About this RNA: This is a predicted structure of a 565-nucleotide part of an RNA (large-subunit ribosomal RNA, domain I) from Mesoaciditoga sp. It matches the Rfam family "Bacterial large subunit ribosomal RNA". Rfam links the family to the GO terms structural constituent of ribosome and ribosome. It was read from a public genome assembly.

Context: one part of a larger RNA
RNA sequence: GGCGCGCGGUGGAUGCCUUGGCAACGGGAGGCGAAGAAGGACGUGGCAGGCUGCGAAAAGCGACGGUGAGUUGCGAGCGAACGUUGACCCGUCGAUAUCCGAAUGGGGAAACCUAUCUGGCGAGAGUCAGAUGCGAAAGCGCGAACCGGGUGAAGUGAACCAUCUCAGUAACCCGAGGAAAAGAAAUCGAAGAGAUUCUCCGAGUAGCGGCGAGCGAAAGGGGAGAAGCCCAAAUCGAGUGCGUGUGAUAGUCCACAGGCGUUGCGUACUCGAGGUAAUAGGUACAUCUGGGGUACUUCUGUGGGAGUACCGGAGUUAAGUAUCUGUUUAGUCGAAGGGUCUGGGAAGGCCGACCGGAGAAGGUGAAAGUCCUGUAGGCGAAAGGCAGGUACGGCUCUAAGGUGUGACCUGAGUAAGGCGGGGCUCGAGGAACCCUGUCUGAAGUAGGGGGGACCAUCCUCCAAGGCUAAAUACUACCCGUUGACCGAUAGUGAAGUAGUACCGUGAGGGAAAGGUGAAAAGUACCCCGGGAGGGGGAUGAAAGAGAACCUGAAACCGCGUGUCC
Repeated sequence: GGCGCGCGGUGGAUGCCUUGGCAACGGGAGGCGAAGAAGGACGUGGCAGGCUGCGAAAAGCGACGGUGAGUUGCGAGCGAACGUUGACCCGUCGAUAUCCGAAUGGGGAAACCUAUCUGGCGAGAGUCAGAUGCGAAAGCGCGAACCGGGUGAAGUGAACCAUCUCAGUAACCCGAGGAAAAGAAAUCGAAGAGAUUCUCCGAGUAGCGGCGAGCGAAAGGGGAGAAGCCCAAAUCGAGUGCGUGUGAUAGUCCACAGGCGUUGCGUACUCGAGGUAAUAGGUACAUCUGGGGUACUUCUGUGGGAGUACCGGAGUUAAGUAUCUGUUUAGUCGAAGGGUCUGGGAAGGCCGACCGGAGAAGGUGAAAGUCCUGUAGGCGAAAGGCAGGUACGGCUCUAAGGUGUGACCUGAGUAAGGCGGGGCUCGAGGAACCCUGUCUGAAGUAGGGGGGACCAUCCUCCAAGGCUAAAUACUACCCGUUGACCGAUAGUGAAGUAGUACCGUGAGGGAAAGGUGAAAAGUACCCCGGGAGGGGGAUGAAAGAGAACCUGAAACCGCGUGUCC
């Protein structure tokens, strides 16, 4: 020195554990913000660096509830206090809430600089309070996904590549809601059906396609869920503007009588009434059937008609007030076990009981239905939220219906066409249908659109205005539950002050790091040593559990020993 064995050191694998994650399911909630948000800066504690909380009233202030013996966060200690006259803690409602930030008086290199006006107080310096952004107003900013719209790729596939595909995807922008969008047929398509949405089939069918790669319907059927409406216009009334009109004509609700007298007529606008459809409907006029009460108005009287208000009746109800119920934001009651043995410790073994609408789970010195927290099942709110009911209140109706009249109305730079594009399963094709950049440009109910070129017949629907729950999508957030999900190189990047330390000019990148013990009982005292550390001793079941702390593998490093050279 090699190898073997033994004993150690180092190291932190493995096992066990879990405060943290991951993925679902069900429910809630689905927003916050000029009453200043999200997110920050700086402060704030007796001693206070970090986190948490809070805001110059600063780990907090007030009120009302809950709870009931301790309390002054993570955080021990020292010091000083508070609490059965109810503290701390939990919930609801308030107060305060610096500075920056949409940031909003002006400026600005965020957390800084610097004003003006009004009012109160003050002799004054000043101080206190309020206001001063843009915008006509709504509003402005933030927020995980879901939703609608606008703009809109490429890697890729086609075994190359250009049409095509990826894909109207990603990305960016705008906007909205708890959902959004769509939606009451100018639909479908040959049977008739009868708004929309979602789903299963139809169907990888019909089709499209360098007929390549690939893309890919609809009708119809089964389900989920179901809900229908309002304007514009014709016509009438009122008001205003403009034009025009006249000597009793027009007009004044109608008839008659009396009266008034520019009150008229036309047109434009505003408001109210009316009205909303396709076997056309509505309006006007004519005519027929029909009609709660009272009062008032309609120039006066009579008769008729019309209107308004109130009562009665009917219907409806978003907001409001009151009240009730449910639910939610604190809580609360809640059955039943002892002995003995082993052991440091009993929940384990043995003996022999009990409860069960509760034998889910967690904890307790080991393995507990009956020890603790709980569980099943009950109970509970001063205050706030949500939902529902009722009453009041609000709103609407109180009439309508039939017949006739080719009188009026029924969405125009629209439908449609040409050219250029886009969307549909449809890539220009025989290419309908839908959207529209551009140029043209109807009919108007004796009308118009569609039924896949086009024409006829037939069928069907009524565009060029609008609203509309539910079934559907999603989960940043809250609650509950679950897991042939992870268990510290795993699971989130993050189980510890983690988007921290650190790196980068910046956009951005981005860690490592868990475990004494049942309980600190965290080693009094003695010895060696300057200390670190160690030896006794003490604690403990264990200290070879001593904080560099459970277990403690291997590499690696020693010591001892055997053997070989």